Record summary
This is a predicted structure of a 476-nucleotide part of an RNA (small-subunit ribosomal RNA, 3' major domain) from a bacterium. Its mean pLDDT, the model's own confidence on a scale to 100, is 82. The RNAcentral record of the full RNA draws on ENA and SILVA. Its Rfam family is "Bacterial small subunit ribosomal RNA".
Context: one part of a larger RNA
RNA sequence: UGACGGGGGCCCGCACAAGUGGUGGAGCAUGUGGUUUAAUUCGAUGAUACGCGAGGAACCUUACCUAGGCUAGAAUGCGCGUGACCGGCUCAGAGAUGAGCCUUUCCUUCGGGACACAAAGCAAGGUGCUGCAUGGCCGUCGUCAGCUCGUGCCGUGAGGUGUUGGGUUAAGUCCCGCAACGAGCGCAACCCCUAUGUUUAGUUGCCAUCAGGUUAUGCUGGGGACUCUAAACAGACUGCCUGCGCAAGCAGUGAGGAAGGCGGGGACGACGUCAGGUCAUCAUGGCCCUUACGCCUAGGGCUACACACGUGCUACAAUGGGCGGUACAGAGGGUCGCUACCUGGUGACAGGAUGCCAAUCUCAAAAAACCGUUCUCAGUUCGGAUUGAAGUCUGCAACUCGACUUCAUGAAGCUGGAAUCACUAGUAAUCGCGUAUCAGCCAUGACGCGGUGAAUACGUUCCCGGGCCUUGUACA
Repeated sequence: UGACGGGGGCCCGCACAAGUGGUGGAGCAUGUGGUUUAAUUCGAUGAUACGCGAGGAACCUUACCUAGGCUAGAAUGCGCGUGACCGGCUCAGAGAUGAGCCUUUCCUUCGGGACACAAAGCAAGGUGCUGCAUGGCCGUCGUCAGCUCGUGCCGUGAGGUGUUGGGUUAAGUCCCGCAACGAGCGCAACCCCUAUGUUUAGUUGCCAUCAGGUUAUGCUGGGGACUCUAAACAGACUGCCUGCGCAAGCAGUGAGGAAGGCGGGGACGACGUCAGGUCAUCAUGGCCCUUACGCCUAGGGCUACACACGUGCUACAAUGGGCGGUACAGAGGGUCGCUACCUGGUGACAGGAUGCCAAUCUCAAAAAACCGUUCUCAGUUCGGAUUGAAGUCUGCAACUCGACUUCAUGAAGCUGGAAUCACUAGUAAUCGCGUAUCAGCCAUGACGCGGUGAAUACGUUCCCGGGCCUUGUACA
């Protein structure tokens, strides 16, 4: 100087407390461990692994296994030679591939070029090892308020001071004081979205007034008022008032205002820590393989199953289940696509047909809610696992191993031990909708969007983590 303390002081955080809803019990989905296996590819392992890499494992992917094949190789460049290659057909084969038959070069400035093949070479290839050789990227402490430097001063020196102290703040934020005076990286602001208004602009959006038309609909003429769209600007700064205070600032059912003291949210992550993670995104040093640890192909595996754990979904019901009626979003996607409408089918869907490269057409029905009716506390009209049968769709192909539909079946489960998690407001809880990936989908996941919409916070003694000062130390 740090680190540590079941030392002290001060302060903060859904850290506790006060509340709400969960997990832990059941079934299923998914990931992991373990076991099994020819293989169940590899990585991630307290917090910071375990719906993680994977935002799509039937083949492909694919790295694994078995079997069959290739050896300058599956791709690219240089140089040498040849003129075929491709294509079509037949046969063998699981295919890769091999054999046979048919057909057969193109452009040209005539130098050559394009393409293909064969052979030797330079050169390949490796998801093989080392993340403890590395770059890059990322997690974490932590959006915590810290981490440093120049000059000066103090100290033999390590180092200190500044950065400590008194206040204040979300903040090393600001003020006052001070052997310090300044500065940098962080904080904040500048950026984006959102909450209000003005101006500009009205099409594909809107429809108050006027007119036309329809069973009905901004449907049409028309209009820019309104909503909205999307650009510019305004607006919030403790600016004003009162009280306290030297100041910074704090308090107020204050005024004004759409918004008030950081208005709400996002992006943004200091010096560093964990030899944290990744050599399997990529790049890369070293090492290793080179008729194989490379490459091609078929089939299988990654989907196994006594069991254990994590994360979720669905429930155990009446604040509910069923049936009928009726209302209101936002944000997205669409031409190898989204599909209105009609017909067939109980349905998944199929056959026609139309519009739209989309503020125009379409996915699209929002659901919970509300109204009516039924069920009456049961393992039930709760719950839907499992299984049987029949189908639909995608796709060369649904056996291993897809999703969906219909009929039948109708398991566990009556609120969950010890323990444990999230959340402070448009939040929790609850309800649907969309997108990426994608032929299809094991999505209950991830990322977004809106609808309805709470309870509680006395307080900081205690648990956990962190910051500042101080103290002790057989620690560095």